The RNA shown here (transfer RNA) has 73 nucleotides and comes from Trichonephila inaurata madagascariensis. Its Rfam family is "tRNA". By type it is a transfer RNA. The organism belongs to Trichonephila inaurata, within Eukaryota.

RNA sequence: GUCCCUGUAGCGCAAUGGGUAGCGCGUUGGACUUCUAAUUCAAAAGUCGUGGGUUCGAAUCUCUUCUGGGAUG
Numbered sequence: 001g002u003c004c005c006u007g008u009a010g011c012g013c014a015a016u017g018g019g020u021a022g023c024g025c026g027u028u029g030g031a032c033u034u035c036u037a038a039u040u041c042a043a044a045a046g047u048c049g050u051g052g053g054u055u056c057g058a059a060u061c062u063c064u065u066c067u068g069g070g071a072u073g
Base pairs, nucleotide, nucleotide: 001072002071003070004069005068007066010025011024012023013022019056027043028042029041030040031039049065051063052062053061
C1' cells in the first nucleotide's frame, strides 16, 4: 500500500427485510430486614466512532474519515 473485521448506556453485548434502541451486570431511589446481604418494585443513563449521501423513515444501505485487531507483499 491492498483487503477483511470491529466501534451501540459506566462495563459486556443484542437488535440481520430500513419502521418506537434493548438485555445482563453495575448505578440511584423505594419496599422488606434490628443492620448488612439476599429478594422485590421503580428510575436514570445512548446525538448507535466522525462527517456527508440515498429514503417518507437509517444503528441497519452508500461514500469519507478515525480507533482497535487481523491477512497479504